This is a predicted structure of a 524-nucleotide part of an RNA (small-subunit ribosomal RNA, 5' domain) from Malacoplasma iowae. The coordinates come from a structure-prediction model, not an experiment, and the mean pLDDT is 82.
Context: one part of a larger RNA
RNA sequence: GGAUUAACGCUAGCGGGAUGCCUAAUACAUGCAAGUCGAACGGGGUGCUUGCACCCAGUGGCGAACGGGUGAGUAACACGUAUCCAACAUACCUAUUAGUGGGGGAUAACUGGAUGAAAAUCUAGCUAAUACCGCAUAGGACAUUGUUAUCGCAUGAGAGAAUGUUUAAAGUUGCGUUUGCAACGCUUUUAGAUUGGGGUGCGGUGUAUUAGAUAGUUGGUGAGGUAACGGCUCACCAAGUCAAUGAUGCAUAGCUGUGCUGAGAGGCAGAACAGCCACAAUGGGACUGAGACACGGCCCAUACUUCUACGGAAGGCAGCAGUAGGGAAUUUUUCACAAUGGGCGAAAGCCUGAUGGAGCAAUCCCGCGUGGAUGAUGAAGGUCUUAUAUAGAUUGUAAAAUCCUUUUAUUGGAGACGAACGGCAGGAAGAGGAAAUGCUUUCUGUGUGACGGUAUCCUUUGAAUAAGUAUCGGCUAACUAUGUGCCAGCAGCCGCGGUAAUACAUAGGAUGCAAGCGUUAUUC
Numbered sequence: 001g002g003a004u005u006a007a008c009g010c011u012a013g014c015g016g017g018a019u020g021c022c023u024a025a026u027a028c029a030u031g032c033a034a035g036u037c038g039a040a041c042g043g044g045g046u047g048c049u050u051g052c053a054c055c056c057a058g059u060g061g062c063g064a065a066c067g068g069g070u071g072a073g074u075a076a077c078a079c080g081u082a083u084c085c086a087a088c089a090u091a092c093c094u095a096u097u098a099g100u101g102g103g104g105g106a107u108a109a110c111u112g113g114a115u116g117a118a119a120a121u122c123u124a125g126c127u128a129a130u131a132c133c134g135c136a137u138a139g140g141a142c143a144u145u146g147u148u149a150u151c152g153c154a155u156g157a158g159a160g161a162a163u164g165u166u167u168a169a170a171g172u173u174g175c176g177u178u179u180g181c182a183a184c185g186c187u188u189u190u191a192g193a194u195u196g197g198g199g200u201g202c203g204g205u206g207u208a209u210u211a212g213a214u215a216g217u218u219g220g221u222g223a224g225g226u227a228a229c230g231g232c233u234c235a236c237c238a239a240g241u242c243a244a245u246g247a248u249g250c251a252u253a254g255c256u257g258u259g260c261u262g263a264g265a266g267g268c269a270g271a272a273c274a275g276c277c278a279c280a281a282u283g284g285g286a287c288u289g290a291g292a293c294a295c296g297g298c299c300c301a302u303a304c305u306u307c308u309a310c311g312g313a314a315g316g317c318a319g320c321a322g323u324a325g326g327g328a329a330u331u332u333u334u335c336a337c338a339a340u341g342g343g344c345g346a347a348a349g350c351c352u353g354a355u356g357g358a359g360c361a362a363u364c365c366c367g368c369g370u371g372g373a374u375g376a377u378g379a380a381g382g383u384c385u386u387a388u389a390u391a392g393a394u395u396g397u398a399a400a401a402u403c404c405u406u407u408u409a410u411u412g413g414a415g416a417c418g419a420a421c422g423g424c425a426g427g428a429a430g431a432g433g434a435a436a437u438g439c440u441u442u443c444u445g446u447g448u449g450a451c452g453g454u455a456u457c458c459u460u461u462g463a464a465u466a467a468g469u470a471u472c473g474g475c476u477a478a479c480u481a482u483g484u485g486c487c488a489g490c491a492g493c494c495g496c497g498g499u500a501a502u503a504c505a506u507a508g509g510a511u512g513c514a515a516g517c518g519u520u521a522u523u524c
Base pairs, nucleotide, nucleotide: 001524002523003522004521006520007519008518009517010516013368014367015366016365017364018363019361020360021326026324027323028322030321031320032319035062036061037060040059041058043056044055045054046053047052048051069279070278071277079203080202081201082200083199084198085197088196089195093192094191095190098187099186100185101135103133104132110125111124112123113122114121115120140166141165142164143163144162145161150157151156171184172183173182174181175180205251206250207249212242213241214240217239218238219237220236221235222234223233224232254276255275256274257273258269259268260267261266281302282301283300284299285298304315305314306313307312332358334357335356336355340354341352342351343350344349371404372403373402374401381395382394383393384392385391409461412458413457414456418451423446424445425444426443427442428441429440430439468513469512470511471510472509473494474493475492479508480507481506482505483504489496490495
């Protein structure tokens, strides 16, 4: 000198952009943060136009594994990079193959009864489905046989063939009604895409005042388990395996893209944004599912908190706000789904503390302003000097005064971009159909803004509304007077102060930076 998620002191006009618990992964009042579908299903209720509309809990489907938070743990294939899986999975989506036949038994809701303070539970009866279970059909899958062509870096892969075993499905809406057609589904095959799982080489930290570590430990055979390889687990067998190229232990730490600094080499950091990982009061466990061993799911244990009729129950902000506590220190219990994106739905739409905005904070970066020109009787006042007077020097073109300007401020008006879709109504064209609905493209009309009466523009008034802070001995730009008298004090280093202190304090003046300035802390 630069930098900072900074803090503190003094000061403070505005705008834009960003950032905002670094400490206690401490404890949390309250509200919200994940729902949606009646075009899967039966029922209950309300309204009346009596055949429609709306609402509700339940069964069922999809989602809730995304999005959002935090960095406790982790020195590890966790991360980064490269590569491999002939050892793997993948809901929704795209393309593709073949189908969607015919049956059955329940159950919630509901009704009745019972228990309980509550949370909730038990019992009898009724009922539906795209819920559940057989049957049919079918490629496929698996196993065995035998391997040929062909291919691969290796273990090997392998079309086609035979035998055996086993396995599917569901409807709803619209239009026509005379078979049906269309859309959304459902089952199956193959491929893709996407996302994940696993292996390996290399890389990034301190300590030897940690030198030996290891018993599923190292390898093999077999079995189990997994989507899959594997001591992943188990039985048996062998006695291995790692280590001064630092094993093991201990300490510290999320990793990276990147950021800061530096001429570079390096050093330091890992806030915001983006990728990956890990975690969800603490510890453990599985269930469901394509996917979790699941932040706002379940079970158990522990600690804590709350309710209780003492028998028993309920809870988890490291989501957004907010509270207490800790701390030098870090914001509103705000608006909206208008945009972007996500979930569900045929759609309308609903949900969305993701997100978009506003609020607070000079916390940082950038920009603008606090006026411009003229103006010497060098005004008054202050300060200093002196020969003490009608003196000089300086503050100082500074002020006043005159002439201008109006960014900003203020008055009154106008007023956005961000909106594109989508839906509905009507028209046209196209493909395909027996036709109708439907599908694709296109035109016209209709409608949607939280921010926000904001940005911006026009206009009124008038220099009007706007300057501080630190320093002035040397390093280091900037000096005098008074007070003090090794006192009070200053200080980054050297050092100042004991009676003329340019070093303390005050004043005048000067210098630096400027809506900031200085100090402290950390780092180069």